[in-house]
RNA backbone atom coordinates (compact mmCIF):
# COMPACT_ATOMS: atom_id res chain seq x y z
C1' N A 1 0.00 0.00 0.00
C1' N A 2 -3.75 -3.66 -1.39
C1' N A 3 -7.28 -7.57 -0.31
C1' N A 4 -10.08 -9.72 3.62
C1' N A 5 -12.18 -11.34 8.78
C1' N A 6 -14.51 -9.94 13.51
C1' N A 7 -16.62 -6.44 16.89
C1' N A 8 -18.51 -1.51 18.01
C1' N A 9 -20.41 3.68 17.08
C1' N A 10 -22.85 7.99 14.56
C1' N A 11 -26.64 8.62 11.20
C1' N A 12 -27.38 15.59 11.41
C1' N A 13 -25.92 20.19 15.00
C1' N A 14 -26.93 25.44 16.76
C1' N A 15 -30.11 29.76 16.95
C1' N A 16 -34.75 32.84 15.99
C1' N A 17 -40.19 32.99 14.95
C1' N A 18 -44.87 30.44 14.76
C1' N A 19 -47.38 25.86 16.20
C1' N A 20 -48.43 20.56 18.94
C1' N A 21 -49.09 16.26 23.48
C1' N A 22 -48.95 14.55 28.88
C1' N A 23 -47.86 16.60 33.63
C1' N A 24 -46.85 20.44 37.50
C1' N A 25 -47.52 25.50 39.25
C1' N A 26 -49.81 30.54 38.99
C1' N A 27 -53.93 33.82 37.47
C1' N A 28 -59.30 34.46 35.66
C1' N A 29 -64.12 31.93 35.66
C1' N A 30 -70.05 28.95 38.86
C1' N A 31 -68.40 25.49 35.27
C1' N A 32 -66.95 24.17 30.41
C1' N A 33 -62.72 26.53 29.53
C1' N A 34 -58.96 30.66 28.70
C1' N A 35 -53.94 32.91 29.56
C1' N A 36 -48.79 32.42 31.36
C1' N A 37 -44.27 29.74 33.11
C1' N A 38 -41.41 25.22 33.64
C1' N A 39 -39.78 19.78 33.01
C1' N A 40 -40.24 15.98 29.54
C1' N A 41 -41.90 14.09 24.54
C1' N A 42 -40.63 7.80 18.80
C1' N A 43 -36.08 3.48 17.36
C1' N A 44 -31.49 0.77 16.44
C1' N A 45 -34.41 -1.45 14.45
C1' N A 46 -40.27 1.31 16.90
C1' N A 47 -40.49 -3.36 11.32
C1' N A 48 -41.41 -9.22 11.08
C1' N A 49 -44.83 -11.63 14.89
C1' N A 50 -40.24 -16.32 14.80
C1' N A 51 -39.08 -17.61 20.22
C1' N A 52 -39.04 -16.68 25.75
C1' N A 53 -41.24 -14.20 29.89
C1' N A 54 -43.89 -10.60 33.26
C1' N A 55 -49.16 -9.64 33.82
C1' N A 56 -54.70 -10.95 33.35
C1' N A 57 -58.69 -14.45 33.10
C1' N A 58 -60.57 -19.72 32.67
C1' N A 59 -59.74 -21.65 38.05
C1' N A 60 -59.23 -24.12 43.82
C1' N A 61 -55.85 -26.61 39.91
C1' N A 62 -53.68 -32.62 39.72
C1' N A 63 -52.25 -37.38 37.01
C1' N A 64 -52.03 -39.99 32.30
C1' N A 65 -52.57 -40.68 26.79
C1' N A 66 -52.41 -38.44 22.10
C1' N A 67 -50.73 -34.14 19.58
C1' N A 68 -46.52 -30.31 19.91
C1' N A 69 -41.41 -28.23 20.78
C1' N A 70 -36.10 -28.80 21.54
C1' N A 71 -31.58 -32.03 20.53
C1' N A 72 -23.02 -32.27 21.45
C1' N A 73 -20.89 -30.75 26.71
C1' N A 74 -20.42 -27.15 30.58
C1' N A 75 -21.97 -22.35 32.05
C1' N A 76 -25.11 -17.50 31.91
C1' N A 77 -30.13 -15.72 32.45
C1' N A 78 -36.53 -14.63 35.13
C1' N A 79 -36.59 -17.83 30.85
C1' N A 80 -35.49 -19.32 25.74
C1' N A 81 -34.92 -22.31 19.80
C1' N A 82 -31.02 -16.74 22.88
C1' N A 83 -25.77 -15.56 24.64
C1' N A 84 -20.57 -17.39 26.26
C1' N A 85 -16.70 -21.03 26.41
C1' N A 86 -15.28 -25.70 24.73
C1' N A 87 -15.71 -30.67 21.85
C1' N A 88 -16.69 -33.07 17.16
C1' N A 89 -17.66 -32.65 11.79
C1' N A 90 -17.35 -29.51 7.27
C1' N A 91 -15.34 -24.97 4.41
C1' N A 92 -11.19 -21.58 3.93
C1' N A 93 -3.73 -20.38 2.84
C1' N A 94 -5.45 -17.79 7.18
C1' N A 95 -7.92 -14.44 10.50
C1' N A 96 -12.57 -16.87 10.86
C1' N A 97 -17.35 -19.02 9.27
C1' N A 98 -21.17 -22.90 9.10
C1' N A 99 -24.05 -27.11 11.84
C1' N A 100 -29.51 -30.92 9.13
C1' N A 101 -24.58 -32.22 16.03
C1' N A 102 -28.62 -38.51 20.32
C1' N A 103 -29.87 -43.67 17.53
C1' N A 104 -29.09 -46.59 10.64
C1' N A 105 -26.12 -54.44 13.55
C1' N A 106 -34.87 -52.41 16.32
C1' N A 107 -38.31 -52.12 12.31
C1' N A 108 -40.60 -49.81 7.85
C1' N A 109 -39.44 -46.58 3.68
C1' N A 110 -36.58 -43.75 -0.27
C1' N A 111 -31.89 -43.23 -3.43
C1' N A 112 -34.15 -40.53 -10.44
C1' N A 113 -31.14 -41.48 -14.85
C1' N A 114 -26.90 -44.26 -16.01
C1' N A 115 -24.98 -48.94 -14.69
C1' N A 116 -24.21 -56.08 -14.48
C1' N A 117 -25.41 -54.52 -9.78
C1' N A 118 -27.67 -49.33 -5.00
C1' N A 119 -27.54 -53.42 0.69
C1' N A 120 -26.80 -60.22 3.01
C1' N A 121 -26.31 -56.90 -4.82
C1' N A 122 -24.01 -58.73 -9.10
C1' N A 123 -21.33 -59.97 -14.42
C1' N A 124 -21.28 -55.35 -19.48
C1' N A 125 -15.93 -55.16 -21.28
C1' N A 126 -11.95 -57.95 -19.54
C1' N A 127 -8.71 -62.19 -17.17
C1' N A 128 -8.22 -67.81 -16.46
C1' N A 129 -8.85 -73.73 -16.63
C1' N A 130 -11.28 -77.14 -19.88
C1' N A 131 -13.97 -78.56 -24.61
C1' N A 132 -14.96 -77.72 -30.03
C1' N A 133 -13.51 -75.23 -34.74
C1' N A 134 -10.21 -72.23 -38.30
C1' N A 135 -5.27 -70.34 -39.53
C1' N A 136 0.05 -70.08 -38.62
C1' N A 137 4.35 -72.53 -36.68
C1' N A 138 11.10 -72.02 -35.34
C1' N A 139 6.76 -77.89 -32.93
C1' N A 140 7.96 -74.60 -27.10
C1' N A 141 3.38 -72.73 -28.92
C1' N A 142 0.67 -68.32 -30.98
C1' N A 143 -3.85 -65.62 -33.12
C1' N A 144 -9.27 -65.63 -33.80
C1' N A 145 -14.48 -67.50 -32.98
C1' N A 146 -18.05 -70.30 -29.97
C1' N A 147 -19.57 -73.06 -25.28
C1' N A 148 -19.72 -74.93 -19.79
C1' N A 149 -17.32 -73.18 -15.52
C1' N A 150 -14.18 -69.86 -12.20
C1' N A 151 -13.30 -64.57 -11.00
C1' N A 152 -14.49 -59.75 -8.56
C1' N A 153 -7.98 -57.65 -8.44
C1' N A 154 -8.05 -54.16 -13.96
C1' N A 155 -11.64 -50.97 -17.06
C1' N A 156 -16.46 -48.66 -17.45
C1' N A 157 -21.44 -46.30 -15.21
C1' N A 158 -22.65 -43.16 -11.23
C1' N A 159 -23.19 -38.35 -6.09
C1' N A 160 -22.09 -42.99 -3.93
C1' N A 161 -20.17 -49.84 -5.81
C1' N A 162 -19.29 -54.25 0.19
C1' N A 163 -11.89 -50.89 3.13
C1' N A 164 -6.66 -48.83 1.14
C1' N A 165 -1.14 -49.58 -0.22
C1' N A 166 2.57 -53.32 -0.91
C1' N A 167 3.41 -58.50 -1.13
C1' N A 168 2.52 -64.03 -0.68
C1' N A 169 -0.41 -67.23 -3.14
C1' N A 170 -3.46 -68.84 -7.42
C1' N A 171 -5.27 -71.69 -13.57
C1' N A 172 -6.64 -66.54 -13.12
C1' N A 173 -8.03 -63.73 -8.87
C1' N A 174 -9.92 -62.35 -3.97
C1' N A 175 -8.51 -60.41 3.69
C1' N A 176 -7.79 -66.48 1.09
C1' N A 177 -3.07 -65.27 3.97
C1' N A 178 0.84 -61.55 5.75
C1' N A 179 2.96 -56.38 6.98
C1' N A 180 1.51 -51.41 7.59
C1' N A 181 -2.71 -47.97 7.62
C1' N A 182 -8.07 -46.50 8.22
C1' N A 183 -12.64 -47.89 10.47
C1' N A 184 -15.31 -51.15 13.97
C1' N A 185 -15.56 -54.29 18.49
C1' N A 186 -13.54 -55.93 23.50
C1' N A 187 -10.26 -54.83 27.55
C1' N A 188 -6.70 -51.61 29.98
C1' N A 189 -3.77 -46.92 31.11
C1' N A 190 -3.38 -41.44 31.15
C1' N A 191 -5.72 -36.24 30.68
C1' N A 192 -10.40 -33.54 31.24
C1' N A 193 -16.39 -31.44 35.54
C1' N A 194 -17.96 -33.17 30.66
C1' N A 195 -18.74 -33.70 25.39
C1' N A 196 -14.21 -35.94 24.08
C1' N A 197 -8.71 -36.53 23.30
C1' N A 198 -4.04 -39.45 23.50
C1' N A 199 -1.75 -44.35 24.05
C1' N A 200 -1.44 -49.86 24.40
C1' N A 201 -3.08 -55.06 23.70
C1' N A 202 -6.24 -58.55 21.23
C1' N A 203 -9.55 -59.62 16.99
C1' N A 204 -9.53 -60.49 9.63
C1' N A 205 -14.58 -58.30 12.12
C1' N A 206 -14.99 -54.60 7.24
C1' N A 207 -21.61 -53.89 8.33
C1' N A 208 -23.48 -47.14 1.68
C1' N A 209 -26.35 -42.49 2.32
C1' N A 210 -30.91 -40.16 4.05
C1' N A 211 -34.18 -39.86 10.60
C1' N A 212 -34.81 -31.24 8.15
C1' N A 213 -38.27 -39.57 6.06
C1' N A 214 -41.84 -42.45 9.49
C1' N A 215 -39.82 -44.22 13.93
C1' N A 216 -36.89 -44.98 18.83
C1' N A 217 -34.47 -42.19 23.01
C1' N A 218 -33.74 -37.87 26.38
C1' N A 219 -35.65 -33.32 28.11
C1' N A 220 -39.50 -29.27 28.06
C1' N A 221 -44.26 -27.58 28.50
C1' N A 222 -52.22 -26.33 30.84
C1' N A 223 -55.31 -22.87 27.53
C1' N A 224 -56.42 -18.06 25.75
C1' N A 225 -54.62 -13.39 25.32
C1' N A 226 -54.33 -5.96 26.68
C1' N A 227 -59.42 -6.37 21.18
C1' N A 228 -56.52 -10.03 28.36
C1' N A 229 -59.27 -8.12 32.29
C1' N A 230 -61.60 -4.65 36.29
C1' N A 231 -64.86 -0.60 37.79
C1' N A 232 -68.57 3.28 36.95
C1' N A 233 -72.51 5.30 34.16
C1' N A 234 -76.40 4.60 30.71
C1' N A 235 -80.14 1.66 28.46
C1' N A 236 -83.89 -2.14 27.04
C1' N A 237 -89.10 -5.86 26.53
C1' N A 238 -91.88 -5.89 33.61
C1' N A 239 -90.22 -10.80 26.77
C1' N A 240 -90.02 -15.98 24.56
C1' N A 241 -88.60 -21.28 23.34
C1' N A 242 -85.89 -26.07 24.46
C1' N A 243 -83.87 -29.55 28.15
C1' N A 244 -84.40 -30.57 33.32
C1' N A 245 -86.67 -30.18 38.31
C1' N A 246 -85.57 -37.61 41.16
C1' N A 247 -86.85 -39.58 46.37
C1' N A 248 -88.17 -38.40 51.58
C1' N A 249 -90.04 -34.94 55.71
C1' N A 250 -92.75 -30.31 56.76
C1' N A 251 -96.94 -27.94 53.86
C1' N A 252 -99.30 -22.06 51.82
C1' N A 253 -98.96 -17.70 51.53
C1' N A 254 -94.62 -17.76 49.56
C1' N A 255 -91.40 -17.09 45.08
C1' N A 256 -89.79 -14.17 40.49
C1' N A 257 -89.72 -9.48 37.89
C1' N A 258 -84.21 -4.23 41.87
C1' N A 259 -88.79 -1.80 45.35
C1' N A 260 -94.43 -0.02 45.65
C1' N A 261 -98.54 -0.17 42.46
C1' N A 262 -98.97 -3.73 38.71
C1' N A 263 -97.96 -8.40 36.13
C1' N A 264 -97.02 -13.45 36.88
C1' N A 265 -95.87 -18.93 38.95
C1' N A 266 -97.71 -22.37 42.53
C1' N A 267 -102.26 -28.12 46.45
C1' N A 268 -100.97 -31.54 38.96
C1' N A 269 -96.90 -28.51 45.25
C1' N A 270 -94.40 -22.35 46.00
C1' N A 271 -90.96 -22.35 49.87
C1' N A 272 -87.59 -24.80 53.75
C1' N A 273 -84.41 -29.06 55.04
C1' N A 274 -82.03 -33.54 53.51
C1' N A 275 -80.41 -37.05 49.86
C1' N A 276 -79.58 -37.80 44.76
C1' N A 277 -77.24 -35.53 40.66
C1' N A 278 -80.16 -33.34 34.92
C1' N A 279 -76.71 -30.06 33.15
C1' N A 280 -72.15 -27.10 33.06
C1' N A 281 -66.45 -26.00 33.63
C1' N A 282 -61.16 -27.63 33.26
C1' N A 283 -57.30 -26.84 24.47
C1' N A 284 -58.65 -32.95 22.30
C1' N A 285 -59.60 -37.88 25.20
C1' N A 286 -59.62 -40.63 30.04
C1' N A 287 -59.32 -40.43 35.38
C1' N A 288 -60.01 -36.95 38.95
C1' N A 289 -61.76 -32.27 40.92
C1' N A 290 -65.28 -28.09 41.18
C1' N A 291 -70.22 -25.58 40.47
C1' N A 292 -75.08 -27.34 40.59
C1' N A 293 -82.15 -27.20 40.39
C1' N A 294 -81.64 -23.15 37.48
C1' N A 295 -76.35 -23.05 36.19
C1' N A 296 -76.85 -23.64 30.99
C1' N A 297 -78.33 -23.79 25.37
C1' N A 298 -81.17 -20.69 21.57
C1' N A 299 -84.43 -16.37 19.60
C1' N A 300 -85.41 -11.04 20.36
C1' N A 301 -83.81 -6.04 22.37
C1' N A 302 -80.16 -2.30 24.50
C1' N A 303 -75.12 -0.34 25.21
C1' N A 304 -69.93 0.76 21.85
C1' N A 305 -69.51 6.41 26.88
C1' N A 306 -65.88 7.27 31.00
C1' N A 307 -61.95 5.58 34.28
C1' N A 308 -58.28 1.94 35.50
C1' N A 309 -55.06 -1.63 33.36
C1' N A 310 -50.92 2.29 30.98
C1' N A 311 -45.33 2.85 32.78
C1' N A 312 -40.51 3.23 38.97
C1' N A 313 -38.81 -1.11 35.81
C1' N A 314 -35.88 -8.97 35.72
C1' N A 315 -34.82 0.02 34.78
C1' N A 316 -30.77 3.38 32.76
C1' N A 317 -25.79 5.54 33.34
C1' N A 318 -20.81 5.84 35.75
C1' N A 319 -16.87 3.72 38.93
C1' N A 320 -14.59 -0.46 41.49
C1' N A 321 -14.11 -5.90 42.36
C1' N A 322 -14.58 -11.21 40.52
C1' N A 323 -14.66 -14.11 35.94
C1' N A 324 -11.16 -16.49 29.45
C1' N A 325 -16.23 -14.89 28.57
C1' N A 326 -21.54 -14.46 28.61
C1' N A 327 -22.35 -12.25 33.15
C1' N A 328 -22.40 -11.45 38.53
C1' N A 329 -21.42 -8.48 43.14
C1' N A 330 -21.06 -3.63 45.16
C1' N A 331 -21.07 1.97 45.63
C1' N A 332 -23.05 6.38 43.55
C1' N A 333 -26.24 9.31 40.28
C1' N A 334 -30.94 9.69 37.55
C1' N A 335 -36.62 9.39 36.42
C1' N A 336 -36.26 9.92 30.35
C1' N A 337 -43.71 9.64 25.82
C1' N A 338 -48.47 7.45 27.76
C1' N A 339 -51.69 9.05 23.07
C1' N A 340 -56.99 7.08 22.01
C1' N A 341 -58.85 9.52 14.12
C1' N A 342 -54.23 8.85 17.76
C1' N A 343 -48.98 14.41 19.73
C1' N A 344 -42.91 16.59 18.59
C1' N A 345 -44.31 20.07 12.83
C1' N A 346 -43.51 24.39 9.57
C1' N A 347 -40.18 28.31 8.23
C1' N A 348 -35.54 31.28 8.04
C1' N A 349 -30.29 31.59 8.78
C1' N A 350 -25.52 29.51 9.93
C1' N A 351 -22.66 25.10 10.40
C1' N A 352 -21.49 19.67 9.38
C1' N A 353 -20.94 15.22 5.96
C1' N A 354 -20.86 13.19 0.76
C1' N A 355 -20.61 13.89 -4.64
C1' N A 356 -19.85 16.88 -9.17
C1' N A 357 -17.98 21.41 -11.72
C1' N A 358 -14.69 25.91 -11.77
C1' N A 359 -10.05 27.51 -9.56
C1' N A 360 -2.54 27.34 -8.66
C1' N A 361 -4.61 27.86 -3.93
C1' N A 362 -7.84 30.18 -0.63
C1' N A 363 -12.44 29.53 -1.98
C1' N A 364 -17.10 29.68 -5.03
C1' N A 365 -21.49 27.30 -7.36
C1' N A 366 -24.90 23.22 -7.67
C1' N A 367 -27.06 18.64 -6.02
C1' N A 368 -27.83 15.04 -2.13
C1' N A 369 -28.19 13.51 3.41
C1' N A 370 -30.44 6.39 4.48
C1' N A 371 -34.03 2.49 6.75
C1' N A 372 -38.02 4.30 8.85
C1' N A 373 -43.13 6.39 13.79
C1' N A 374 -44.38 3.88 20.33
C1' N A 375 -50.01 2.01 21.55
C1' N A 376 -49.26 -3.23 28.11
C1' N A 377 -44.09 -3.99 29.05
C1' N A 378 -39.39 -6.52 28.83
C1' N A 379 -35.08 -10.29 26.98
C1' N A 380 -33.65 -12.21 22.19
C1' N A 381 -33.46 -13.66 16.91
C1' N A 382 -34.41 -12.22 11.75
C1' N A 383 -34.97 -8.43 7.99
C1' N A 384 -34.06 -2.98 6.02
C1' N A 385 -30.37 0.99 6.07
C1' N A 386 -27.54 6.77 1.69
C1' N A 387 -23.13 8.22 3.93
C1' N A 388 -19.26 8.08 7.59
C1' N A 389 -16.01 6.65 11.79
C1' N A 390 -13.19 3.50 15.49
C1' N A 391 -10.56 -0.92 17.34
C1' N A 392 -8.30 -5.65 16.83
C1' N A 393 -6.71 -9.68 13.72
C1' N A 394 -5.24 -12.48 8.82
C1' N A 395 -2.96 -12.85 3.95
C1' N A 396 -0.08 -10.64 -0.13
C1' N A 397 3.55 -7.04 -2.10
C1' N A 398 7.36 -3.32 -1.41
C1' N A 399 11.03 -0.55 1.61
C1' N A 400 14.27 -0.13 6.00
RNA sequence: CGAGCUGGCCGGGCGGCCGCGUGACCGGGGAACCGGUCCCGAGGAAGGUCCGGGCUCCACAGGGCAAGGUGGUGGGCAACACCCACCCGGGGUGACCCGCGGGAACGUGCCACAGAGAACAGACCGCCUCCGGUCCUCCGGGACCGGCGGUGAGGGUGAAACGGUGGUGUAAGAGACCACCAGCGUCCCGGGUGACCGGGACGGCUAGGCAAACCCCACCAGGAGCAAGAUCAAGAGGGUGGCUCCGCGCGAGCGGGACCACCUGCGUGAGCGUUCGAGGGCGGCCCGCCCGAGUUCGCGGGUAGAUCGCCAGAGACCGCCGGCGACGGUGGUCCUAGAUGGAUGGUCGCCCCUCGCCGCAAGGCGAGGACAGAACCCGGCCUACAGGCCAGCUCGUCCC

A computed fold for a 400-nucleotide RNA from Nocardioides sp., annotated as Bacterial RNase P class A. The organism belongs to Nocardioides, within Bacteria. It was read from a public genome assembly, where an Rfam model found it. Its Rfam family is "Bacterial RNase P class A". It is annotated as a ribozyme. Model confidence (mean pLDDT): 75 of 100.